[in-house]
RNA sequence: GGGGCCAUAGUUCAAUGGAUAGAAUGCCCGGCUUCGAACCGGUCGGUUGCAAGUUCGAGUCUUGCUGGCCCCA
Repeated sequence: GGGGCCAUAGUUCAAUGGAUAGAAUGCCCGGCUUCGAACCGGUCGGUUGCAAGUUCGAGUCUUGCUGGCCCCA
């Protein structure tokens, strides 16, 4: 220098272009327990990396940028 893949909750991941972006786990609260762990219930937590475009409608499609991993030279 060229190319490929990835970026969504604190973490690991889902979500066919269409209802309010969900699940597990974690934090917190409650139940249970002598007290904890485990177990059960509940709450909170998101500018879907950034910016633009296409579309009635974008996490999803397109372009640029940023960051990470890998391949070629």

Description:
A computed fold for a 73-nucleotide RNA from Bdellovibrio sp., annotated as transfer RNA. It was read from a public genome assembly. It matches the Rfam family "tRNA". From the family's description: Transfer RNA (tRNA) molecules are approximately 80 nucleotides in length. Gene Ontology term of the family: triplet codon-amino acid adaptor activity. Its mean pLDDT, the model's own confidence on a scale to 100, is 81.